Notes: A computed fold for a 75-nucleotide RNA from an Armatimonadota bacterium, annotated as transfer RNA. It matches the Rfam family "tRNA". Rfam links the family to the GO term triplet codon-amino acid adaptor activity. RNAcentral holds the sequence, with entries from ENA.
[in-house]
């Protein structure tokens, strides 16, 4: 340089053309004479960024930035 694959909630991942989840973490309550555990409820996402198809794009095309891994080339 070139090929892939991957970028979604603080943190690990899921999701797929039709409102964006889960677990933990976190905030509050219940519960105890008080933590912890248990159980209830809540908050928190411009789905990496800019296009572009389509009535509708996290999801499909193009570019860019970011990680990982693979070849090649020069030292």
């Nucleotide at each position: 340089g070139c090929c892939u694959u991957u970028g979604u909630a603080g943190c690990u991942c899921a999701g797929u053309g039709g409102u964006a989840g889960a677990g933990c973490a976190c905030c509050u309550c219940u519960u105890u004479g008080g933590u912890a555990a248990a159980g209830a409820g809540g908050a928190g996402g411009u789905c990496a960024c800019g296009g572009g198809u389509c009535c509708g794009a996290u999801u499909c095309c193009c570019g860019u930035c970011a990680a990982a891994g693979g070849c090649u080339c020069c030292a």
The organism belongs to Armatimonadota, within Bacteria.